[in-house]
This is a predicted structure of a 96-nucleotide RNA (Glycine riboswitch aptamer) from a Rhodospirillales bacterium. Its mean pLDDT, the model's own confidence on a scale to 100, is 79. It matches the Rfam family "Glycine riboswitch aptamer". Rfam's curators write: This family represents the bacterial glycine riboswitch. Taxonomically the source falls in Rhodospirillales (Bacteria, Pseudomonadati, Pseudomonadota, Alphaproteobacteria).

């Protein structure tokens, strides 16, 4: 340079759990939506976190680390987010 191949991007799919309860306010004809605080129940798949399955090492100590646990943040009508999968890529990382 060129190929791969990981992150990044872009298009697409994407789970779970209260449209919960009170109180101040805004909008608003009203029913209704909303921000904020504060209870009480919940989820787990951003993100972190672990005494955690497993792996690996110079092995009774080290390190890595899950869809396993925690639930601090995050969600619990729709919408936004969404581990991960498929496809794609000019140009950027970083690996081989």
């Nucleotide at each position: 340079u060129a190929c791969g191949u990981g992150g990044a991007c872009g298009c697409a799919g994407g789970a779970g759990a209260g449209a919960g309860u009170g109180g101040a306010g805004g909008u608003u004809u009203u029913u209704a939506c909303u921000u904020c605080c504060a209870c009480c129940g919940c989820c787990g798949a951003a993100g972190g976190c672990g005494c955690a399955a497993c792996c690996g090492g110079c092995c009774c100590c080290c390190g890595g680390a899950a869809c396993c646990g925690c639930u601090c943040a995050g969600g619990c009508a729709a919408a936004a987010g969404g581990g991960c999968u498929g496809c794609g890529u000019a140009a950027c990382c970083g690996c081989a």